The RNA shown here (transfer RNA) has 74 nucleotides and comes from a Candidatus Parcubacteria bacterium.
[in-house]
RNA sequence: GGGCCUAUAGUUUAACGGUAGAACGCCGCCUUUGCAAGGCGGAGGUGGCAGUUCGAUUCUGCCUAGGUCCACAA
Numbered sequence: 001g002g003g004c005c006u007a008u009a010g011u012u013u014a015a016c017g018g019u020a021g022a023a024c025g026c027c028g029c030c031u032u033u034g035c036a037a038g039g040c041g042g043a044g045g046u047g048g049c050a051g052u053u054c055g056a057u058u059c060u061g062c063c064u065a066g067g068u069c070c071a072c073a074a
Base pairs, nucleotide, nucleotide: 001070002069003068004067005066006065007064010024011023012022013021018054026042027041028040029039030038047063048062049061050060051059
């Protein structure tokens, strides 16, 4: 330098182009003499910039980051 893959919540991960869900963690309430467990509720998210589309997490291009293979050099 070139090819391919990946990027969603603090973590692990779902989501035919049509309201972004779950588990664990975090916060509050209930229950207890107290703690734990349990129950109920809540906050928290699509790597960046453009394009296509009525509508993009999803499709396309570029960039960034990570992984992998190849090439070049030594």
Overview:
It matches the Rfam family "tRNA". By type it is a transfer RNA.